[in-house]
The prediction has a mean pLDDT of 80. The RNA shown here (transfer RNA) has 73 nucleotides and comes from Sargassum aquifolium. RNAcentral holds the sequence, with entries from ENA. Its Rfam family is "tRNA". Its family is annotated with triplet codon-amino acid adaptor activity in the Gene Ontology.

RNA sequence: AGAAAGAUAGUUUAAUUGGUAGAACUUUGGUUUCCAAAGCCAACGGUUGAGGGUUCGAACCCCUCUCUUUCUG
Numbered sequence: 001a002g003a004a005a006g007a008u009a010g011u012u013u014a015a016u017u018g019g020u021a022g023a024a025c026u027u028u029g030g031u032u033u034c035c036a037a038a039g040c041c042a043a044c045g046g047u048u049g050a051g052g053g054u055u056c057g058a059a060c061c062c063c064u065c066u067c068u069u070u071c072u073g
Base pairs, nucleotide, nucleotide: 001072002071003070004069005068006067007066010025011024012023013022019056027043028042029041030040031039049065050064051063052062053061
């Protein structure tokens, strides 16, 4: 320099090609226990990397930018 993939909760990630953003782990609380751990129940936590565009409606489609990884040279 060229090409490809990716960015969603504190972390790891899903969302079946546009129609209510979910799960696990962590954290907090409850339950249990003599006390803890483990188990069980519940809660908290997201401007879906940033900014625009299309659309009745965008995590999803289009454009620009930022960052990360990989490949080629």